A computed fold for a 137-nucleotide RNA from Yonghaparkia sp. Root332, annotated as FMN riboswitch aptamer (RFN element). The sequence is in RNAcentral, with records from Rfam and Ribocentre. Of the family's consensus pairs, 100% are formed in the model.
[in-house]
RNA sequence: AACGCACUUCGGGGUCGGUGAAAGUCCGAGCCGGCGGUCAUAGUCCGCGACCCGUGGUCGAGCUCUCGGGCUCGGCACCGGUUGAGCUGGUGGAACUCCAGCACCGACGGUGAGAGUCCGGAUGGGAGAAGUGCGGU
Numbered sequence: 001a002a003c004g005c006a007c008u009u010c011g012g013g014g015u016c017g018g019u020g021a022a023a024g025u026c027c028g029a030g031c032c033g034g035c036g037g038u039c040a041u042a043g044u045c046c047g048c049g050a051c052c053c054g055u056g057g058u059c060g061a062g063c064u065c066u067c068g069g070g071c072u073c074g075g076c077a078c079c080g081g082u083u084g085a086g087c088u089g090g091u092g093g094a095a096c097u098c099c100a101g102c103a104c105c106g107a108c109g110g111u112g113a114g115a116g117u118c119c120g121g122a123u124g125g126g127a128g129a130a131g132u133g134c135g136g137u
Stems, first nucleotide, its partner, number of pairs: 001137001003135008015029004030117002032106002034048004043104002052081003056078001057076008086102005108120003
C1' cells in the first nucleotide's frame, strides 16, 4: 500500500424574441450536459444513478382466522424489470472520447397553453468522490 469495518464532508446544468386573453410549455433563435470505465479527454461507446413498475424480498400497522395462515394499507439500505440520442472527414501507434463539419437526445406530476431549461416531490434519494479513525498481510 491492497483490503475490511465505522464515521465525516461533498455529490446536476440551462432564456431571449415573436404570436396570443393567456406560453421560460407553441414558433424562431439560443443555452445545458450527473457518476465510474476506456491504449487519449465521451450527454449519444460499455456500465451505473435519478424517475417509474413488480403477483419478488423484507419490516411495520390494521382486520380476520379452522391458529397453519389469509386480506388490506404503508416503509425500505434489498432483488428483478423498464428507461433517450452520432455519423462523416482529419490527426495519431491508439480516439464513436481530441480537431472540423453536420446531426440527434432529454423521467414523473403541475400549469390561464403542449416544458431538457419554470414550479413541485426534493432541506429527499443517489451512482460515486475526498478524508479521518480502527483493524490489517